[in-house]
Molecule: SAM riboswitch aptamer (S box leader)
Organism: Oceanobacillus indicireducens
């Protein structure tokens, strides 16, 4: 790094060290930041894996369902901060908007 698969509007800080930038990339808006940005560390979230216990079963497979949170990861501003392609309502048009899907990114599992 490719590739399948599932999630992607919930949730989480008056904390510390830090000292100027951030929100993936492009482009276009719109945002956070000296009342303290990235980054690290603490805390905290949530439950992809993972333990436990039960349902169905084809019974050492495979689903679904509920509790835990001891490891393995993740997150922890605003829908993934929104648009970007294609389809649809609305609009007489242009211009705006609705919705749906994709696409592209994350994240986690597995494969190569």
């Nucleotide at each position: 790094c490719u590739c399948u698969u599932a999630u992607u509007a919930a949730g989480a800080g008056u904390g510390g060290u830090g000292g100027a930038g951030g929100g993936a990339a492009u482009a276009g808006g719109c945002c956070c930041g000296a009342c303290g940005a990235a980054a690290c560390c603490c805390g905290g979230c949530a439950a992809c894996c993972u333990g436990c216990a039960g349902u169905u079963g084809g019974c050492u497979a495979a689903a679904c369902u509920g509790c835990a949170a001891a490891g393995g990861u993740g997150c922890u501003a605003a829908a993934u901060c929104c648009u970007a392609c294609a389809g649809u309502u609305u609009u007489u048009a242009a211009g705006a908007a609705u919705c749906u899907g994709a696409a592209a990114g994350a994240u986690a599992a597995g494969a190569g």